[in-house]
RNA sequence: GGGCCCAUAGCUCAAGGGCAGAGCGCUCGGCUCAUAACCGAUCGGUUGUUGGUUCGAAUCCAUCUGGGCCCA
Numbered sequence: 001g002g003g004c005c006c007a008u009a010g011c012u013c014a015a016g017g018g019c020a021g022a023g024c025g026c027u028c029g030g031c032u033c034a035u036a037a038c039c040g041a042u043c044g045g046u047u048g049u050u051g052g053u054u055c056g057a058a059u060c061c062a063u064c065u066g067g068g069c070c071c072a
Base pairs, nucleotide, nucleotide: 001071002070003069004068005067006066007065010024011023012022013021018055025043027041028040029039030038048064050062051061052060
């Protein structure tokens, strides 16, 4: 220098144009003499930036930023 992939909750990841979810975790409650485990509930997101397409964008397009892989 060229090519490809990834970025969504505190963490790991779904959602592939039509209300953003799960597991783990935090907090509260139940159970227990108590703790763990287990059960229930709750909290938690301007979907990395900026713009574009669209009636409608996490999703499609461009750009930038950060990370990873390959080639030279």

Transfer RNA from a Candidatus Margulisiibacteriota bacterium, 72 nucleotides, folded computationally. Its Rfam family is "tRNA". Its mean pLDDT, the model's own confidence on a scale to 100, is 83. The organism belongs to Candidatus Margulisiibacteriota, within Bacteria. The sequence is in RNAcentral, with records from ENA.